[in-house]
RNA sequence: AGAGUUUGAUCCUGGCUCAGGACUAACGCUGGCGGCGUGCCUAACACAUGCAAGUCGAACGGAAAGGCUUCUUAAGCUUGCUUAAGAAGUACUCGAGUGGCGAACGGGUGAGUAAUACGUAAAUAAUCUACCUUCUUGACGGGGACAACCCAGGGAAACUUGGGCUAAUACCCGAUACGAUCCUUGAACUGUAUGGUUUAAGGUUGAAAGUAAUUAGAUUAGCAGGAUGAUGAGUUUACGCCUGAUUAGCUAGUUGGUAAGGUAAAGGCUUACCAAGGCGAUGAUCAGUAGCUGGUCUGAGAGGAUGAACAGCCACACUGGGACUGAGACACGGCCCAGACUCCUACGGGAGGCAGCAGUGAGGAAUUUUGCUCAAUGGGCGCAAGCCUGAAGCAGCGACGCCGCGUGAAUGAUGACGUCUUUCGGGAUGUAAAGCUCUGUCAGCAGGGAAAUUUAUGAUGGUACCUGCAGAGGAAGGACCGGCAAACUAUGUGCCAGCAGCCGCGGUAAUACAUAGGGUCCAAGCGUCGUCCGGAUUUACUGGGCGUAAAGAGCGUGUAGGCGGUAAAAUAAGUCAAACUUUAAAGACUCUUGGCUCAACCAGAGUUCGGGUUUGAUACUGUUUUACUAGAGAUUGGGAGAGGAAAGUGGAACUAACAGUGUAGCGGUGAAAUGCGUAGAUAUUGUUAGGAACACCCAUGCGAAGGCAGCUUUCUGGACCAAAUCUGACGCUGAGACGCGAAAGCGUGGGGAUCAAACAGGAUUAGAUACCCUGGUAGUCCACGCUGUAAACAAUGUACAUUAGGUAUAGAGGGUAUCGACCCCUUCUGUGCCGAAGCUAACGCGUUAAAUGUACCGCCUGGGGAGUACGAUCGCAAGAUUAAAACUCAGAGGAAUUGACGGGGGCCCGCACAAGCAGUGGAUCAUGUGGUUUAAUUCGACGAUACGCGAAGAACCUUACCAAAACUUGACAUCCGCCUGAUUUCCGUGGAAGCACGGAAUGACCCGCAAGGGAGGGCGAGACAGGUGGUGCAUGGUUGUCGUCAGUUCGUGUCGUGAGAUGUUAGGUUAAGUCCUGUAACGAGCGCAACCCUCGUGCUGUGUUGCUACAUUAAGUUGAGCACUCUCAGCAGACUGCCCGUGGUAAACGGGAGGAAGGCGGGGAUGACGUCAAAUCAUCAUGCCCCUUAUGUUUUGGGCUACACACAUGAUACAAUGGCCAGUCCAAAGGGAUGCGAACCUGCAAAGGGGAGCUAAUCUCAAAAAGCUGGUCUCAGUUCGGAUUGAAGGCUGCAACUCGCCUUCAUGAAGUCGGAAUUGCUAGUAAACACAGAUCAGCACGCUGUGUUGAAUACGUUCCCGGGCCUUGUACACACCGCCCGUCACACCAUGAAAGCCAGAAAUAUCCGAAGUCAGCAAGCCAACCGCAAGGAGGCAGUUGCCUAAGAUAGCGCUGGUGAUUGGGGUGAAGUCGGAACAAGGUA
Repeated sequence: AGAGUUUGAUCCUGGCUCAGGACUAACGCUGGCGGCGUGCCUAACACAUGCAAGUCGAACGGAAAGGCUUCUUAAGCUUGCUUAAGAAGUACUCGAGUGGCGAACGGGUGAGUAAUACGUAAAUAAUCUACCUUCUUGACGGGGACAACCCAGGGAAACUUGGGCUAAUACCCGAUACGAUCCUUGAACUGUAUGGUUUAAGGUUGAAAGUAAUUAGAUUAGCAGGAUGAUGAGUUUACGCCUGAUUAGCUAGUUGGUAAGGUAAAGGCUUACCAAGGCGAUGAUCAGUAGCUGGUCUGAGAGGAUGAACAGCCACACUGGGACUGAGACACGGCCCAGACUCCUACGGGAGGCAGCAGUGAGGAAUUUUGCUCAAUGGGCGCAAGCCUGAAGCAGCGACGCCGCGUGAAUGAUGACGUCUUUCGGGAUGUAAAGCUCUGUCAGCAGGGAAAUUUAUGAUGGUACCUGCAGAGGAAGGACCGGCAAACUAUGUGCCAGCAGCCGCGGUAAUACAUAGGGUCCAAGCGUCGUCCGGAUUUACUGGGCGUAAAGAGCGUGUAGGCGGUAAAAUAAGUCAAACUUUAAAGACUCUUGGCUCAACCAGAGUUCGGGUUUGAUACUGUUUUACUAGAGAUUGGGAGAGGAAAGUGGAACUAACAGUGUAGCGGUGAAAUGCGUAGAUAUUGUUAGGAACACCCAUGCGAAGGCAGCUUUCUGGACCAAAUCUGACGCUGAGACGCGAAAGCGUGGGGAUCAAACAGGAUUAGAUACCCUGGUAGUCCACGCUGUAAACAAUGUACAUUAGGUAUAGAGGGUAUCGACCCCUUCUGUGCCGAAGCUAACGCGUUAAAUGUACCGCCUGGGGAGUACGAUCGCAAGAUUAAAACUCAGAGGAAUUGACGGGGGCCCGCACAAGCAGUGGAUCAUGUGGUUUAAUUCGACGAUACGCGAAGAACCUUACCAAAACUUGACAUCCGCCUGAUUUCCGUGGAAGCACGGAAUGACCCGCAAGGGAGGGCGAGACAGGUGGUGCAUGGUUGUCGUCAGUUCGUGUCGUGAGAUGUUAGGUUAAGUCCUGUAACGAGCGCAACCCUCGUGCUGUGUUGCUACAUUAAGUUGAGCACUCUCAGCAGACUGCCCGUGGUAAACGGGAGGAAGGCGGGGAUGACGUCAAAUCAUCAUGCCCCUUAUGUUUUGGGCUACACACAUGAUACAAUGGCCAGUCCAAAGGGAUGCGAACCUGCAAAGGGGAGCUAAUCUCAAAAAGCUGGUCUCAGUUCGGAUUGAAGGCUGCAACUCGCCUUCAUGAAGUCGGAAUUGCUAGUAAACACAGAUCAGCACGCUGUGUUGAAUACGUUCCCGGGCCUUGUACACACCGCCCGUCACACCAUGAAAGCCAGAAAUAUCCGAAGUCAGCAAGCCAACCGCAAGGAGGCAGUUGCCUAAGAUAGCGCUGGUGAUUGGGGUGAAGUCGGAACAAGGUA
């Protein structure tokens, strides 16, 4: 410090997630030791048991227990001791009691509390303070009781009543009064407002206690009055201190005053009276949540979160209320009352309060021992000894945390065994182990043994520490290994099981699941989960934004507030500086500080924000004052304008009515129909009526926005220009507030021509509740009122300032010039376009900023849920404004890029259309496919790019399929052992054959050193063979298609943040990215073209089997020859080369000449980058999987040939341009030794016999056919057509039934030119005609080639199809066979409403009213004082009143839960219906 994740890729915005640190933690697996810390976060839930606050005999009366002394009695015996009992005494001691001090500390908890709290800083001139310090003064004289105790009662108990005795440092009275309190009268000093301090005189009030020790006295501690200090506490003030406005008003003791009361003390603290105040948008009140702080965690910091342990403060002590005592409490281990709960009970009554330490139950994911000691530190009491102390010091338990240590070290290669892996060679684990040589930390055993105390006392503890002993022995796990993020392989599994923090893995080759091996990271721990901060600049003070990503209010006026021009003076609030003070300790940080062996830990020293007081400075801000004119405003003079309101008025058009002319249609549409019209429409002419809107001008102008348009008049707002004068900062912005605010809508009343939601009809359509058409009501118009919203948009808040220009236009002015304000130059104000710098994610903005600054306001913080619910306000309603959450997703979004696509556009091409010719689709047959059937009908191919395709040829074979029968190292290959007379032919038996058994015959492989070896055959065992079994979505190779379309890329450079662009675009041209020109591009590769083959012309060469001008023959038959044809080689030829024109002096195009051929001369081969997971595992090869007496191999028979049907490709026809018969002419290219096979003979023919010739320019297949000539048929199901069927034959072949081809005779079906639709072809082409070949024993209507005859048409590119280039839109990128919306149905989830039901908290009113303070009364009662007495003073019981807890009643509001039913929302697998959006998305 960043990273992953939106996309095909990019940049941005923006969320989600991760890596870090921390924890009072918990859970899982694992676990050796020690030190230091730490340990109920939940139920402030309930608690058994024990302990946690006592002490003082030096205050007191005393003596229940113990000790001691004395005595008595008894027992024992070692006769002077012990034991036991009793009595007296003592006070060593002490139960209970009186009294004093303490118990208000210490310890616990965080329920309540948002301020009576806390923190910081102050005030107390408004206060108190026991014990303690210091100073001072005093302690005199009296008195009466009550406990304990005794007696008598009540009660189960707790406890209690009556009578009697008694002491005090208990209580009471009096005296005294240095100080002190209060009152009166003076004086001095002084402050900060009330005031304060000191002092003088007089008056008033108020004390006490005695005991003990040592003593010669006296002193110490104790007591009382006063003062002082210290400590602690009370009260007050200022500032700080969480969330919600879907809480906006709250308050009657409330705010203030006067008087009184009360308190330690100011005060409405309380009461009476008077006044009507007080608080609040700087957030009162209400609601929710919460102890606060020092600090702690995190962070670079600013901040954010937090408040365990330790420390300070507060609050609380079962819940609520109350006071008493006391210096101090409204009191955790005190009291009274009420309530809930628990316990005891004799039922009458009582007792209790662990949020003290342990501990128990419960709750919970979860938190310890019913330990030791007062030795230390501290506390209470005491003169002290001492006692008490669950404070504290220690120990125990828990890896809960931090820190430290160990689990061994060195050596050791045969790189052992094992395991994992492998390309089978090896590699990894791995110096790791074993082995060998050592060490002894920790733990263990044994011995010694501290400090903690300057005297004694040690729980910890025989602990720390030291020494010795033995032995590698007792001591390693956890998570992870796809990316983020360090670390990889194998096996299993097969969208299953599972993983997952995010992205995402898993559908048969998973580094992502599970296991193993290996590795990585930590380590006595490691992971997971939870929480907080960080990363997150993702709430932005530091430090963000708002044109399009979320975000500028629809617009203005203006209140509070914020901000504010120039000069000066004063002041000193802000600001700055200095000094002093405070900021507790701990913590944090720093230290070459110190102590535990180190560290953690502990100690020491230093530093630390902030606050306050005082003093000073005065630039800036503030405040006050005085001036100024540059901001702002006013006055004067002008012109511009659809600015606003009202009244009047005009013409065109439209509709209607009336009248005339006139006749059959009009209207409307893509086409129609509904509709209107012979009762006279439409059209046309005239007149009249009505309402609404204002053509041309036309560009702009005005207004804050919405918005504003005929013309005239009246009233009225604002802006602008010019020149001066005046006021003197009067300004800018603007939360609330107020006003304006299109259209639609609402209310009341008018008006109603047009247009037109709803509605009706007609069309369209699968449907059409739409788009189109005919009608048509609200409404549209006016007046008044409401609504208050719009893509109210420039998606851009207002104001001011600064920062290049160019150009256009509106208004006003100036200059120049002129006949002229025509032009030209220029200033100010508006309105547009283009652009510099700059800005921006980019697009773009750019003096009218989205640049650079300032001021103020509004708004935003992932998508959905949702601008929704609830609540509130407004509204007549519709609805508007304000405005969430649960839940759900990992993306949603902006701009730009490359493609693809569009029922977007432009240009261009192609037998693409058009123009033609011939067909297909109808018939019969052939072949293929689907379907069906079957034991099997083997398999593959399925739009174009499957279907006469693989198959250039299924009777057996082929053959992969089926049935049956057989074999199991196998039909085939290699290796091993043994045997061998190899090999070939024939016969017999069984059988369907394979095969099995038997027999006969034939005959002797190669090398050789003669032993053997090789080859072959047989038998045997296992390694293995074998598979047309699966996967073409694991692959190679091959192929189809777009497409013989003209495209597809790269290097360098340049542009862009980038994806990318440029080049390759543009203007021409071409068949062509072909070429030229231009050009931030310059070049290059694969494609195009050319090079190759063939046909067309010529030349040269070659002449046999070819040819023949000469001769000859029946015949190129023969001689002769190679001239010609032909043949095979080689060469020439064509290049827009030449001319004219067009074009840009280009490329090129048009025409022409010459030429066999002319602009690519015709044809072929040749197929770029890529697309379709296209086809093929059945040509072949091949990974993985599967079968192995079978999915392998052999055999016979069957099947692939089935047959209601559908499709595809062909053949033959339907006839006279023809059929039949006869005669007759002309090819090319091929094939031929298991072959082609002539002549001749036989047969009607297929064919047979025959065998010449031929290894082929020689022989042969071989006859070419259409054509031509002659004849016949005469328009018909025919002399067309030939299917089908019967009979007889031929050929091939072991074999022709299933299932071949051919011949002859007979039979003679459909069919008379083919619906919708659709195919091929542009010249030697189509069409017609025949020939040959491959495959092949045989089988061709198919396929591949060959020649013969030989056309028609193309105006042209509007349309259909396909393609290319440019451009445009896009929400597509699996790319339109895309994406995607809503209802309905089903399941689940959270949520709103809802008749109601339940619960809680708070408040109001009324009633009742415990305990208790206060007040009144006090007839009853009473020791101290007065009084001779009666009685009085004083006190108490009792009683009354005010207040008041709990309780009761009533109604209202609030919050939460639940609720039949119901509303929408979200999420789900391939559900249903449509097709709304994205392209002009087919109606933008």